[in-house]
RNA sequence: CUUAUCAAGAGUGGUGUAGGGAAGUGCCCGUUGAUGCCACGGCAACCGUCUUAAUGACAAGGUGCCAAGUCACUGAAUCGGUCGAUUCAAAGAUGAG
Numbered sequence: 001c002u003u004a005u006c007a008a009g010a011g012u013g014g015u016g017u018a019g020g021g022a023a024g025u026g027c028c029c030g031u032u033g034a035u036g037c038c039a040c041g042g043c044a045a046c047c048g049u050c051u052u053a054a055u056g057a058c059a060a061g062g063u064g065c066c067a068a069g070u071c072a073c074u075g076a077a078u079c080g081g082u083c084g085a086u087u088c089a090a091a092g093a094u095g096a097g
Base pairs, nucleotide, nucleotide: 001097002096003095004094005093006092011040012039013038014037015036019029020028021027023074024073025072026071041066042065043064046062047061048058049057050056070091075088076087077086078085079084080083
C1' cells in the first nucleotide's frame, strides 16, 4: 500500500505501583490495586486442517482477543428537531497478501 472483518464471545492466580481506556471532549475503570508484565485457563475461527466441494466440520499449529459497540462522539448526508436516530466516510485495531 491492497483487501476482509470489527453489535456476538471469552478470567483466575502471581508480580508490581499510579495511573489507565490510541488523540481531543465526554463518560467510565483504578489503592476493595487498575493499565502493564508472567503463568495457567478460555473465546473466536483470519491463516490453517478435513472434505469432491461448499454457504459444512474441526481446533494440533501461526496470529488475534478475553470492562463498557472500535466505550460514545469528532467530518458529511437524511429524518424528526437543539437533542436524538440512521447511513456513509475518516481515524484506529486485527488477519491475509

Predicted 3D model of a 97-nucleotide RNA (SAM riboswitch aptamer (S box leader)) from Lacicoccus qingdaonensis. The coordinates come from a structure-prediction model, not an experiment, and the mean pLDDT is 84. The sequence is in RNAcentral, with records from MGnify. Taxonomically the source falls in Lacicoccus (Bacteria, Bacillati, Bacillota, Salinicoccaceae). The model forms 97% of the base pairs in the Rfam consensus.